[in-house]
Notes
A computed fold for a 569-nucleotide part of an RNA from Tortispora phaffii, annotated as small-subunit ribosomal RNA, 5' domain. It matches the Rfam family "Eukaryotic small subunit ribosomal RNA". The literature on the family includes a 2002 paper in BMC Bioinformatics by Cannone et al., "The comparative RNA web (CRW) site: an online database of comparative sequence and structure information for ribosomal, intron, and other RNAs". The RNAcentral record of the full RNA draws on SILVA.
Context: one part of a larger RNA
Parts: sequence; structure tokens; C1' cells
RNA sequence: UAUGCUUGUCUCAAAGAUUAAGCCAUGCAUGUCUAAGUAUAAGCAUUAUACUGUGAAACUGCGAAUGGCUCAUUAAAUCAGUUAUCGUUUAUUUGAUCGUUUCUUACUACAUGGAUAACCGUGGUAAUUCUAGAGCUAAUACAUGCAAAAAAUCCCGACUCACGGAGGGAUGUAUUUAUUAGAUUAAAAACCAAUGCCUUCGGGCUGUCUGGUGAUUCAUAAUAACUUGUCGAAUCGCAUGGCCUUGUGCCGGCGAUGGUUCAUUCAAAUUUCUGCCCUAUCAACUUUCGAUGGUAGGAUAGUGGCCUACCAUGGUUUUGACGGGUAACGGGGAAUAAGGGUUCUAUUCCGGAGAGGGAGCCUGAGAAACGGCUACCACAUCCAAGGAAGGCAGCAGGCGCGCAAAUUACCCAAUCCCGACACGGGGAGGUAGUGACAAUAAAUACCAUAUCGGGGCCCUUUGGGUCUCGAAGUGGAAUGAGUACAAUUUAAAUCCCUUAACGAGGAACAAUUGGAGGGCAAGUCUGGUGCCAGCAGCCGCGGUAAUUCCAGCUCCAAUAGCGUAUAUU
Repeated sequence: UAUGCUUGUCUCAAAGAUUAAGCCAUGCAUGUCUAAGUAUAAGCAUUAUACUGUGAAACUGCGAAUGGCUCAUUAAAUCAGUUAUCGUUUAUUUGAUCGUUUCUUACUACAUGGAUAACCGUGGUAAUUCUAGAGCUAAUACAUGCAAAAAAUCCCGACUCACGGAGGGAUGUAUUUAUUAGAUUAAAAACCAAUGCCUUCGGGCUGUCUGGUGAUUCAUAAUAACUUGUCGAAUCGCAUGGCCUUGUGCCGGCGAUGGUUCAUUCAAAUUUCUGCCCUAUCAACUUUCGAUGGUAGGAUAGUGGCCUACCAUGGUUUUGACGGGUAACGGGGAAUAAGGGUUCUAUUCCGGAGAGGGAGCCUGAGAAACGGCUACCACAUCCAAGGAAGGCAGCAGGCGCGCAAAUUACCCAAUCCCGACACGGGGAGGUAGUGACAAUAAAUACCAUAUCGGGGCCCUUUGGGUCUCGAAGUGGAAUGAGUACAAUUUAAAUCCCUUAACGAGGAACAAUUGGAGGGCAAGUCUGGUGCCAGCAGCCGCGGUAAUUCCAGCUCCAAUAGCGUAUAUU
């Protein structure tokens, strides 16, 4: 693990892994809205006919890469422990960050442009979550595109007594390339040239900014250019105030959403070292089709033969390479147990892989996604035969397969997750149902006593006392199994725990499963059978007195369980 017989209660609870990663009817399992993106529904409500409340639909945004399932592949692969990223990407979270846009004297900055859905109407097809044509209308959709401080630095430079200098241009951030800085233990003197300060004209002094790491071409800064020029808010809600020079002037709060860069967080992707079952009836393997290394380029988020070109000839191996097998996903773990070991690990946690088989791809921060798409192969559905649609190793459920495995139930109340969100959704998950997979507790009785019959002991004899065994006597109290008002439980129920009322006398409310020669606890009782029928793990039993078969009685073992088969220690 399966199966046979049996089964009253309480708690707990595995469950189509093994065989077919075989096939699937039907239903559901992923959606989502706040004061705060977009409402003229010819929707509802209403004091509200410009809008205002609510709000179907639709656009927009986010999610759908999590979760759940399964274990087919896979043997230095996965995985585990341990490293690295100075070799990278990262939606979201949280903290920072952001006055430079015009191209220079006729202009939108009190606010720009054109669409489109829903809607309305006309249609097509046998058919689908198919869609065409006409007519409208929105934006935080899609586009376009201004204004705004002060200073400083650099470059050019008319003119010039080569002291200066009218004037002009550039300088945000991001991208790409090149260059520069990114320093640092000696001490003293002399000489040459130059700068600044003091000067008694002899001379004296000449100070100087630089973060981090074990380590960088790091962080950071600068210069010159580069770019089908990244971002730098034409957004939304709630409050409405202050200042006067009364202009429909200026200033202004709290949030929401969005954007750039840096960090952070959540991660991801590669990566260092060490470690794996059986096999030599596998001894050599790899390399022009990359095998091992170098140089350059390409590709990538990035390293790298990852790919390409050109070179070199390497790399692994009895310390078992390479090949084969595995009824092999890895680990945490489980069983056994003196120690050492041996066996299992599909399965609730972590990691991996996969969605009928292969392959390719779009979207996106993230997928080589399958409850996304496109082909091919294998299956297979509807059809008016032209076409169309499909993927349960999600939850239920069906067929098949088999020794072998549950309900087409209820619910988002809990735990959490997702969303524009306190409100919606969730077969994640919870709750019942099935359930002798395992595991827990422990009913099937208790007390007293009469009579009779035995046994032991004591006493004083036919007898008495006391203890005890048996026999269908008598009388008690106790209780839950079950039934059930009620409350509780719960999302709603059920069950449990509580609890009124019922509920025990043997014919029940009745315990079984195996055994009784030995191993091995327990019969030399009775009937039947007669080497037959059968039993028996093994030894053996049975041929007419069977301690072993078939039965009855009695007894033994474990007990709500016990037997059998198989695997393993």
C1' cells in the first nucleotide's frame, strides 16, 4: 500500500502519486473605481434643463509572469551548503532629486491639435467573445508645445598705450564617442625662469582642494562634439483665503496622479568551491557542423565559443572519462535502530521543470506565458460542407487504466492575495459531504444481598464462622449510545461542548478476528471423516481411538479492531 471479516463514542485527518505527463461533456477557477483620469445612457433618483447624486456600457490605468496542479524530462544537470557581480536588469515600495526648454522686435500660454470607442442608424454570415460601411462625442488615451531668479564660468572678439576691452555666443538633464582630473611618507642646500606680497631696495616669504574600496578605466567633475533630441506637468479632488495700486490684477493651503536621475526594497539572471544511485558483457572520448585556448567584432540587461572571422592544438580519462540503465525531479525530511549502517523521499516547506508533442513570437518591469498568439505533428468538436472553434498535470465531475484513490456541495466570515480599491473578486483558502490511510482518548457495566452446591482456613459435633468459586434468585443506584425542545457553535448550518423531556435487565443497547502438536499463549474433551476431504509460513498432521482436517463445547492471544498478500528495516 492493497484486500478479507468486523465496527458503538470523542478528537484529529491522508486521499487518482504508483498503471495512462492517457482522453475529456458541463459549470466554475482573474479581475478591478476612489473626494481625486474620461459620463448628455434618449438609465434611475432629484430642488437642480449647462454639469453637479447614483450609475450600465465603453475608453484609459493596473493586474493577469502571483497562486493552484503535476513530476514527464533531467546524473555535475537540478539541488544543497558556500562565494561573486569591480560582469548586469529591476514595475512596485520608501527616501531624495528637478527655475536654464524659446533662438531673438508682430505672439495660444487665462490653456493648442486631430481622432476614436461606448451611443445612434444601415448591414453581412448556418455559425464564434466574427465584424463592415455611414453619423456623432471625451481624456492622465494619442499628439503638439510656452513662460519663470540671481550670479558665475568658458569661448569669440571690433578697438588698444598690448594694461585692458564695447559687443556677441555657449553652459539644465539624458544619449554616444574621445580627452583630462580623480593626488598623497623622505630631509636639507644651491642654480635658472616666472608670479604675488612685504621692503630699510641688501633681501625675506611664496601658504594651497581632492570621497570610497582589499582592489578599478569606481563614484564624481570638466572640455570638445554627437542624437530620426529622453525628461523638464496644457492633469484631477477638497478648501477657498490674503494684499491693495479695484485690474475679472498679484500672491496662496492640503492632497491625488504622473515624469527624470540616484539610492532603497521586492526580486531576477549569471557565477566560485565541494558533494549524487547502478554499470567495464561501456576504455578511450571530444574536434572541419566549437571540441580547448587566444585576438577582434557581433549579439545580450550584462560576463562568456553565446555566435562569427582569423590564429594556435588543445581539453577529459582506471582518482572510472565517454557510453548505457534508473520502476531518478533535488533538498529539508521519513522508517528502522547499541554503535556503524540500511531503505524510502510523487506528496502540504524551499528550489527546479512542464502544461498533448516540438518550435517560434507579441505585449510587458517581468513570459520564450499556454485559463496569450502563430505554424507543424497527434488527437478531437460544430457545420447549411463554404468555413469555424479546441487544450482540466486548476476545483468538482466523466471515460479509460488498473490491486489501487472522495461531492458536478456551501462561502469569501477567517488567513492572505489582486485591483483605480476601507466597498469588488479569489474552486488561493475556509466549511461541510465521502473517508477503519494513519494517529488520540476509551463504552459494552457497577453495588449489595438471599438460597443451594463445591473448595481453602478457623472453631466446639449433625453444625457454625470467614474468604472464595459456580448456578437463569432478589433488590438497588449510576450512566451514555440513541431520540430530542432549546441555546451555543457558524457566513449560514452541521458536529463537539452545554441541556429540558425520553432512553438497560439477558430475548439486550448481545465484540470481533485469528488460533489451541512444536516454534508460540491455549484441549491428548465429544461427534464426523478415514493418505480421502482437507490442514500446514517451516517441521509436519490425515491409511478407523486425528492433541493438527470438518463441527460442537471449552480454552488462549490481541481487542474496536484482527487476519492475509506484498515492499522495507